[in-house]
Notes
A computed fold for a 99-nucleotide RNA from an Acidimicrobiaceae bacterium, annotated as Bacterial small signal recognition particle RNA. Its Rfam family is "Bacterial small signal recognition particle RNA". By type it is a non-coding RNA gene. Gene Ontology terms of the family: signal recognition particle, plasma membrane targeting and SRP-dependent cotranslational protein targeting to membrane, signal sequence recognition. The prediction has a mean pLDDT of 79. The source organism's lineage runs through Bacteria, Bacillati, Acidimicrobiia, Acidimicrobiales and Acidimicrobiaceae.
RNA sequence: GGUCGGGUCCUGUGCGACGGGUGCCUGUGAACCGGGUCAGGGCCGGAAGGCAGCAGCUCUCAGCAGAUCCUCCCGGGUGCCGCAGACAGCCUGGCCGUC
Numbered sequence: 001g002g003u004c005g006g007g008u009c010c011u012g013u014g015c016g017a018c019g020g021g022u023g024c025c026u027g028u029g030a031a032c033c034g035g036g037u038c039a040g041g042g043c044c045g046g047a048a049g050g051c052a053g054c055a056g057c058u059c060u061c062a063g064c065a066g067a068u069c070c071u072c073c074c075g076g077g078u079g080c081c082g083c084a085g086a087c088a089g090c091c092u093g094g095c096c097g098u099c
Stems, first nucleotide, its partner, number of pairs: 001096008010085005015079002018075004023070001025066004034059004042051003
């Protein structure tokens, strides 16, 4: 000096950890403007019965709170991780040639 690599650096991609959000689970959750059942009372009816329906009870929507294994989404100065690419440089190894 040439050539072939490796590391660092850069890019892409995949995987995991971490952080955030979400789904699931639990609880709570509607005086009236959700559902069901509707005591009392009210209305209709000669009666039998029927009608509407407050409170209560119950099931839940939105919302709120909790619990986190797990699903999904997002994120990067995350990882002495994988794969591929780009290599101006820096470090380093093999081979060949020259002085």
The sequence was found by an Rfam model in a public genome assembly.